[in-house]
Molecule: transfer RNA
Organism: Candidatus Woesebacteria bacterium
RNA sequence: GCCAGAGUAGCUCAGUCGGGAGAGCGAGGCUUUCGUAAAGCUUAGGUCGGGAGUUCAAUCCUCCCCUCUGGCU
Numbered sequence: 001g002c003c004a005g006a007g008u009a010g011c012u013c014a015g016u017c018g019g020g021a022g023a024g025c026g027a028g029g030c031u032u033u034c035g036u037a038a039a040g041c042u043u044a045g046g047u048c049g050g051g052a053g054u055u056c057a058a059u060c061c062u063c064c065c066c067u068c069u070g071g072c073u
Stems, first nucleotide, its partner, number of pairs: 001072007010025004019056001027043005049065005
């Protein structure tokens, strides 16, 4: 330099018809217990990597850039 993949909550990740942003773990609170653990209930937490475009509407489609991983040279 070229090709491919990935970037979404603190972590691991879903989210293909373009319209509701989610799960598990973790964190806070409550119940239970003499207490702890476990269990149950509940709450908070997001620039969907950045920018531009298309569209009534973008995590999703197009373009550019950044970071990471793998391959080729």